[in-house]
RNA sequence: CAAAUAGCUGGCUAGGGUUCCGGUCUGCCGCAGGCAGAUGACUGGUCCGAGAGCCGGCGACCUCGGUCGAGGUUACACGGCGGGACAAAAGCCCGGGAGAG
Numbered sequence: 001c002a003a004a005u006a007g008c009u010g011g012c013u014a015g016g017g018u019u020c021c022g023g024u025c026u027g028c029c030g031c032a033g034g035c036a037g038a039u040g041a042c043u044g045g046u047c048c049g050a051g052a053g054c055c056g057g058c059g060a061c062c063u064c065g066g067u068c069g070a071g072g073u074u075a076c077a078c079g080g081c082g083g084g085a086c087a088a089a090a091g092c093c094c095g096g097g098a099g100a101g
Stems, first nucleotide, its partner, number of pairs: 007058006015048002020045002022042001023039007059074006076096001078099001082094003
């Protein structure tokens, strides 16, 4: 200096917006209410959701054992601008990227 491995996945959360529900506002109507429009600097429900967040499962590696089992390990990790998708946005994806030490 270069290459290979450092995996996959479920649930949850930080966070996110606004397709739906609900809320609020406006208008109309036969006015417990219904319909239409607007609104996410509307708490919320549905929904999206972390490489560097949490809890698991599988897999892999190592050791012991011997019958198809038990234990251990699965480290470290600062990070733009910009772009992309879904209705839209985001710690999602581009991305363990560019860059930095």